[in-house]
RNA sequence: GUGAGGCGCGUCUAGGGUUCCGCCGAUUCGUCGGGUUUGGUCCGAGAGACGCAGGCGGUUCGGCGAUGACGCCGCGCCGUUCCACGGCGGGAUAAAAGCCCGGGAGAC
Numbered sequence: 001g002u003g004a005g006g007c008g009c010g011u012c013u014a015g016g017g018u019u020c021c022g023c024c025g026a027u028u029c030g031u032c033g034g035g036u037u038u039g040g041u042c043c044g045a046g047a048g049a050c051g052c053a054g055g056c057g058g059u060u061c062g063g064c065g066a067u068g069a070c071g072c073c074g075c076g077c078c079g080u081u082c083c084a085c086g087g088c089g090g091g092a093u094a095a096a097a098g099c100c101c102g103g104g105a106g107a108c
Stems, first nucleotide, its partner, number of pairs: 008052005015043002020040002022037001023034004054081006061074005083103001085106001089101003
């Protein structure tokens, strides 16, 4: 310098706003306003938790092929799956966010 792989899903939490519910206020009783309303529905983490799957390595057993140590496939079992500082700005949704752009730009 180049290439490949490593980034999956579910539940929850940190967090988030205000479409709906509740709550507060107003009301001509039709509704309107308030998220500077604890909350419920809702959204929700690459660098948060747990679980599942997948990957890789090993292995009992069974099968196939070689007939040399071996190779391939299948169920099960065991191990492993590291590290991670990070804007501004933009996007979606009713709206916002640690969501998405983004393991980005950048820094080391």
About this RNA
The RNA shown here (Guanidine-I riboswitch aptamer) has 108 nucleotides and comes from Mycolicibacterium agri. The prediction has a mean pLDDT of 83. The sequence is in RNAcentral, with records from Rfam.